[in-house]
Molecule: transfer RNA
Organism: Elusimicrobiaceae bacterium
């Protein structure tokens, strides 16, 4: 130094260009002789900074970190 891939809640992972969702966890209640079981209800999330577009987690351009492979 080129190439390809990937970055999403506290974690793990979804999302045809059209309300960002599941699961575990978290916080409240509720139920219980107790709760770490159940039931209910709630908080948290697009890596960064610009483009396009009525509309962007998705396309475009820059960077920045992580994997792979070529020299």
């Nucleotide at each position: 130094u080129c190439c390809g891939g990937g970055a999403u809640g506290g974690u793990g992972u979804a999302a045809u260009g059209g309300u960002a969702a599941c699961a575990c966890g978290g916080a409240u209640g509720c139920c219980u002789c107790u709760g770490g079981a159940g039931c209910a209800u709630u908080a948290a999330u697009u890596c960064a900074a610009g483009g396009u577009u009525c509309g962007a987690g998705u396309c475009c351009u820059u960077g920045u970190c992580c994997c792979g492979g070529a020299a």